The RNA shown here (FMN riboswitch aptamer (RFN element)) has 144 nucleotides and comes from Planococcus lenghuensis.
The coordinates come from a structure-prediction model, not an experiment, and the mean pLDDT is 82.
RNAcentral holds the sequence, with entries from Rfam.

RNA sequence: CGUCUUCUUCGGGGCAGGGUGAAAUUCCUGACCGACGGUGAGCGGGAAACCGCAAGUCCGUGAACUGUUUCCAUGCGAAAGGAAAUGGCCGAGCCGGUGGAAAUCCGGCACCGACAGUUAUAGUCUGGAUGGGAGAAGAAGACG
Repeated sequence: CGUCUUCUUCGGGGCAGGGUGAAAUUCCUGACCGACGGUGAGCGGGAAACCGCAAGUCCGUGAACUGUUUCCAUGCGAAAGGAAAUGGCCGAGCCGGUGGAAAUCCGGCACCGACAGUUAUAGUCUGGAUGGGAGAAGAAGACG
């Protein structure tokens, strides 16, 4: 340094202002936000090795919802509950510029956002959730 095992910690942001109305952070106007890993012709640091930052719309992952199998507990009962594994479902980008090369740079204009609830339709409020989680950092042990 790499791989594996165990453990610990961390691990999501956002409607200002205006309008209508009995009622809306839900409608209209306008505003705001962008999880994780990868890629990366950018930016910064360094003498170098190398390090840090860099995509909501590219590749993939996660939460919600849902199928199957197994296990746990309960029970008359696979009816309801819990856990694990593995599937399904799962949104949105074009144009121009530069260039050898642009899905990522620069410019312009667009577009997208689970479920349940609500005095009125929700990416932004409330709730499941003091949950789960992709994953990140660290510690110990084993092996190479």
Source information
The model forms 100% of the base pairs in the Rfam consensus.